[in-house]
Context: one part of a larger RNA
Molecule: small-subunit ribosomal RNA, 5' domain
Organism: metagenome
RNA sequence: GGACGAACGCUGGCGGCGUGCUUAACACAUGCAAGUCGAACGGGGUCCAACCAAUGGCAACAUUGGUGAAGACCUAGUGGCGAACGGGUGAGUAACACGUGAGGAACCCACCCCGAUCUCAGGAAUAACAGUGGGAAACCACAGCUAAUACCGGAUAUCUUCCUCGAGCCUCCUGGCUCGGCGAAGAAAGGGUUACCGGAUCGGGAGGGCCUCGUGGCCUAUCAGCUUGUUGGCGGGGUAACGGCCCACCAAGGCAGCGACGGGUAGCCGGUCUGAGAGGAUGAUCAGCCACACUGGGACUGAGACACGGCCCAGACUCCUACGGGAGGCAGCAGUGGGGAAUCUUGCGCAAUGGGCGAAAGCCUGACGCAGCAACGCCGCGUGGGGGAUGACGGCCUUCGGGUUGUAAACCCCUUUCAGCAGGAACGAAAAUGACGGUACCUGCAGAAGAAGGCCCGGCCAACUACGUGCCAGCAGCCGCGGUAACACGUAGGGGCCAAGCGUUGUCC
Numbered sequence: 001g002g003a004c005g006a007a008c009g010c011u012g013g014c015g016g017c018g019u020g021c022u023u024a025a026c027a028c029a030u031g032c033a034a035g036u037c038g039a040a041c042g043g044g045g046u047c048c049a050a051c052c053a054a055u056g057g058c059a060a061c062a063u064u065g066g067u068g069a070a071g072a073c074c075u076a077g078u079g080g081c082g083a084a085c086g087g088g089u090g091a092g093u094a095a096c097a098c099g100u101g102a103g104g105a106a107c108c109c110a111c112c113c114c115g116a117u118c119u120c121a122g123g124a125a126u127a128a129c130a131g132u133g134g135g136a137a138a139c140c141a142c143a144g145c146u147a148a149u150a151c152c153g154g155a156u157a158u159c160u161u162c163c164u165c166g167a168g169c170c171u172c173c174u175g176g177c178u179c180g181g182c183g184a185a186g187a188a189a190g191g192g193u194u195a196c197c198g199g200a201u202c203g204g205g206a207g208g209g210c211c212u213c214g215u216g217g218c219c220u221a222u223c224a225g226c227u228u229g230u231u232g233g234c235g236g237g238g239u240a241a242c243g244g245c246c247c248a249c250c251a252a253g254g255c256a257g258c259g260a261c262g263g264g265u266a267g268c269c270g271g272u273c274u275g276a277g278a279g280g281a282u283g284a285u286c287a288g289c290c291a292c293a294c295u296g297g298g299a300c301u302g303a304g305a306c307a308c309g310g311c312c313c314a315g316a317c318u319c320c321u322a323c324g325g326g327a328g329g330c331a332g333c334a335g336u337g338g339g340g341a342a343u344c345u346u347g348c349g350c351a352a353u354g355g356g357c358g359a360a361a362g363c364c365u366g367a368c369g370c371a372g373c374a375a376c377g378c379c380g381c382g383u384g385g386g387g388g389a390u391g392a393c394g395g396c397c398u399u400c401g402g403g404u405u406g407u408a409a410a411c412c413c414c415u416u417u418c419a420g421c422a423g424g425a426a427c428g429a430a431a432a433u434g435a436c437g438g439u440a441c442c443u444g445c446a447g448a449a450g451a452a453g454g455c456c457c458g459g460c461c462a463a464c465u466a467c468g469u470g471c472c473a474g475c476a477g478c479c480g481c482g483g484u485a486a487c488a489c490g491u492a493g494g495g496g497c498c499a500a501g502c503g504u505u506g507u508c509c
Stems, first nucleotide, its partner, number of pairs: 001509004006505005013381006019374002021339001026337003030334003035081003040078002043075005050067007088292003098216007107209003112205008120154001122152002129144001131142004159186004164181007190197002218264003225255003230252004235247003267289002270286001271282004294315005317328004345371001347370003353367001354365004384414004394405004418450001420445005428436001453498005458479003464493005474481002
């Protein structure tokens, strides 16, 4: 000098764009943050034509109650898809976690796209529901009925998988690919206002995931030896798949001064800051990957999880209780307490973009789009412009002549950015649909009107005098100032540098 997610002191006019718990991965009141589909299914409810009854009426009819077709709407439950995305955090992790390069002849994939073939004929249940019962509640039990794109067996097999036999081609070791024969096993679901939407099997694609390896990136030797599933083999289990991943048996290996093992620290990266570069430091916001979701462990479901707003167990904590037993998890968005030098609103909207579901209408979406708060940062603008000397008054200094503040002010002329008031008024939306927002922007009006401070002035370092003080009070980044003439302390005048900021502190280069 530059930089910052900064903080502190003094000060503070406006706008645009960003950024905003770096500390306690501390504890959390309240609301919201993941639903959707009635065009998969049975039921329930509301509305309703018509009918019946009662009441009123001579009647037409009105009111009330009941039954209630077709239909419309709503919906707890069964079922499907989603909930594994999106959002948060950085605790753990020195590791194939990440970056980069390669391999998988050892692998997987719901939804989407392309191609081929099929969608036959059956069965048995169960929620809901009505009934009985238990419980303070959370909820639960028993017996009874019922549906499906829920569940189960059968048929068929374009095909797939497996066993076996044969042929050809190829190769990166175990082998791979193609074709043919015998045998075995394996499918399906319907809905619909008839347009479609679905279901099953196989092959390919897209995109994603999983596994393996080379290589790269912290400190410590005041850590020198480490290791028994350890290292390898055979066989098996398990997995989508290879593998001590797991198990039985056998062998005695494996790693290490090119640093094993241990300890400390740490999410990694694209990047960011600095620097001429090499390098050093760093990893907020944005983007990629990983890990975690009160702490520890476990599996279930599923194409996908060992699952933030799922389940089970254990623990700590909090809450409810009729003391028998239950409920909870903000490192989602706001918000609270606490910690701290320190970090925001319990806002608006799904209008846009994107996501889930749905045939669609649409519903949901604290993702997101916006608004609010904060000079926290960057950038832009303003706080007026021109004229104006006998150089006023005042202040300060003075050698008392004057000098300086100073064209500065007053005064004259002018302008109106921004802010203010008033009128109009968008783009963003593709036919409809705009939270932002009566916002940006445009026009008009008034009036210099509402808008300047901070630090410094001994040298480094740009800017000097007076008074007060008297090694006191104080200053200070270093050198150092202050003990009676202090340009270094305090005040004033003057000056210098920056400017809606200026200084200080901290950290990095």